[in-house]
This is a predicted structure of a 384-nucleotide RNA (Bacterial RNase P class A) from Porticoccaceae bacterium LTM1. The prediction has a mean pLDDT of 78. The sequence is in RNAcentral, with records from ENA. It matches the Rfam family "Bacterial RNase P class A". Rfam classes the family as a ribozyme. A source record names the gene rnpB. The model forms 97% of the base pairs in the Rfam consensus.
RNA sequence: GGAGUCGGCCAGGCAAUCGCUGCCCGGUUAUCUCGGCAAUCAUCUUCGGAUAUUGGCGGGAGUCGGGGGGAGGAAAGUCCGGGCUCCAUAGGGUAGAGUGCCAGGUAAUUCCUGGGGGGCGCGAGCCUACGGAAAGUGCAGCAGAGAGUAGACCGCCUAAGUCUUCGAAAGGAGACCGGUAAGGGUGAAAGGGUGCGGUAAGAGCGCACCGCGCAACUGGUAACAGUUUGUGGCACGGUAAACCCCACUCGGAGCAAGACCAAAUAGGCCUUCAUUGGUGUGACCCGCACUGAAGGCGGGUAGGUUGCUAAAGAUGCAUGGUGACGUGUAUCGUAGAGGAAUGGUUGCCCACGACAGAACCCGGCUUAUCGGCCGACUCCCAAU
Numbered sequence: 001g002g003a004g005u006c007g008g009c010c011a012g013g014c015a016a017u018c019g020c021u022g023c024c025c026g027g028u029u030a031u032c033u034c035g036g037c038a039a040u041c042a043u044c045u046u047c048g049g050a051u052a053u054u055g056g057c058g059g060g061a062g063u064c065g066g067g068g069g070g071a072g073g074a075a076a077g078u079c080c081g082g083g084c085u086c087c088a089u090a091g092g093g094u095a096g097a098g099u100g101c102c103a104g105g106u107a108a109u110u111c112c113u114g115g116g117g118g119g120c121g122c123g124a125g126c127c128u129a130c131g132g133a134a135a136g137u138g139c140a141g142c143a144g145a146g147a148g149u150a151g152a153c154c155g156c157c158u159a160a161g162u163c164u165u166c167g168a169a170a171g172g173a174g175a176c177c178g179g180u181a182a183g184g185g186u187g188a189a190a191g192g193g194u195g196c197g198g199u200a201a202g203a204g205c206g207c208a209c210c211g212c213g214c215a216a217c218u219g220g221u222a223a224c225a226g227u228u229u230g231u232g233g234c235a236c237g238g239u240a241a242a243c244c245c246c247a248c249u250c251g252g253a254g255c256a257a258g259a260c261c262a263a264a265u266a267g268g269c270c271u272u273c274a275u276u277g278g279u280g281u282g283a284c285c286c287g288c289a290c291u292g293a294a295g296g297c298g299g300g301u302a303g304g305u306u307g308c309u310a311a312a313g314a315u316g317c318a319u320g321g322u323g324a325c326g327u328g329u330a331u332c333g334u335a336g337a338g339g340a341a342u343g344g345u346u347g348c349c350c351a352c353g354a355c356a357g358a359a360c361c362c363g364g365c366u367u368a369u370c371g372g373c374c375g376a377c378u379c380c381c382a383a384u
Stems, first nucleotide, its partner, number of pairs: 001380010012349007020070002023067006031061005037055004042051003072355001076366002079364005084254004091286004096250005101115005116130001117128004131245002136243002138239002153184002155180003161176006192210006211234001212232005217226003258306004268297006277291004313332008
């Protein structure tokens, strides 16, 4: 100097001006509304009081002024996990669904952290479709002799047996019957690999080493690992994000969940099943609880308050841990709309601004994305 890998931060800025909106404080209130109080020569009365009118008090709506705030790293997808709310049964089981190496973290998870196995990369690093093939079933087109209690196409042998032929003989040639899977071919994959011996020619047939299985030992919490020891010729392979088997986990519905207040209506009409039944927040069975359930026609209301933001919250410091994270302490208080609020204009700066807007809340994952900054590490080239 170049090319990479991993991690973290920001998400146009500043000023002026006009505007939107939650909360807090103060003022105003002709008008609207709520709740008390007083009076009345008014009306009703069951003699408690109610209605009406007038006056004034305290709030609220409205309006004015001031103060402090006001969308994200993904707010997105709705893919997971929960908090919370409701359904007596959140009881048992079957089916079904999810997860799948080991150990930790967490409220919890299919998430995160650290390890192990396998794969990719020169490397920093990255990916993980990582329980079981000796329970069973299925699948692997075509090619090939043969694709799993799977083989003889081309080859090699002719020792042993039979026949023919040449030869004086020894012996040679051929055929049949056989042997073989070391060589070649087909295929993604072909009965462990290399070497030596042996054989008629070969073959774990035997041996040495490697590989593989099993057992022990050593290290590790474990998954696993080993310049370890012994043993076995060695399981008839591959594939389970194929069916399946094994282990663990699993009530359901969801803020349009729910709770409260006010108002209105028609406590309406009809049909079906019925205690041997019916209903009860996924299906079926058992149990349990309750005693009606389902459907159609028609009518009324859909207004207000709440749930709704102090959260398994954030940040700083100290401390334990390789780490995720935990413990202690201090500080902060971080949008709550309700058809949906943060925008417009001007000027300057600059890295010239992408993807993109909360709707009960939180922890993850995934997807989209302009540009800038910081840190650590790896490889290549050159010079000293």